Annotation:
Transfer RNA from a Candidatus Dormiibacterota bacterium, 77 nucleotides, folded computationally. It matches the Rfam family "tRNA". The family's RNA type in Rfam is transfer RNA.

């Protein structure tokens, strides 16, 4: 020093061709169920998508710069 990929909810992770309220799971929280706990069954909270710009009527989604990670190459006095 070059080059890929990931970065969305506490956790793991989806997300489309750009267009009305961003999801699943497991986690939480409140009812139900049970003598009571686990399962189980309704409901509900929770996240402006890593961070600046650009492009658009409009961005998580495109384009570009950076930042954190993980990977492969390269070089190295």
């Nucleotide at each position: 020093g070059g080059g890929c990929g990931c970065a969305u909810a506490g956790c793991u992770c989806a997300g489309g061709u750009g267009g009305u309220u961003a999801g699943a799971g497991c986690g939480c929280u409140a009812c139900c169920c049970u003598g009571a706990c686990a399962c189980g069954g309704u409901a509900g909270a929770g996240g402006c998508c890593c961070c600046a710009g650009g492009u658009u009527c409009g961005a998580c989604u495109c384009c570009u710069g950076g930042u954190g990670c993980g990977c492969c190459c390269a070089c190295c006095a």
Record summary: Model confidence (mean pLDDT): 80 of 100.